[in-house]
Molecule: transfer RNA
Organism: Clostridia bacterium
This record gives sequence, C1' cells and structure tokens, in this order.
RNA sequence: GCUGAUGUGGCUCAGGGGUAGAGCACCACCUUGGUAAGGUGGUGGUCGCGGGUUCGAUUCCCGCCAUCAGCU
Repeated sequence: GCUGAUGUGGCUCAGGGGUAGAGCACCACCUUGGUAAGGUGGUGGUCGCGGGUUCGAUUCCCGCCAUCAGCU
C1' cells in the first nucleotide's frame, strides 16, 4: 500500500428499515439472626464519527477513525 471482518449500557453479545434488547455487573426492596445464594423491581445507550438515500436509518450507500486478520 491492497483486501476482508468487527465497532450497540460498565463487560460479553443479540437485533439487518418503523421510538434498542438479553445475560452478567450496579442500585432498592423481599427472604435470613447475619452474610452468601434466591426472588421482585429499577438506573444506565445521541447504536465509533461525518455525509447521502428514505416519510422514517442501529439497519442500506459513501468517506473517515479504531481494533483484528490476511496479502504484498
């Protein structure tokens, strides 16, 4: 230099056009003499950045950035 993959709560990952979810973690409550375990509820996201298409973009297109892999 070229090619490809990935980028979504604190972490690991779903979701592939119609107002974004799970598990773990965190907070509160229940349970216990107490802790842990268990149960119920809750907080937390401008979906990497910038443009385009669209009535509408996390999703499709283009560019850029970061990480990883391959080729030279």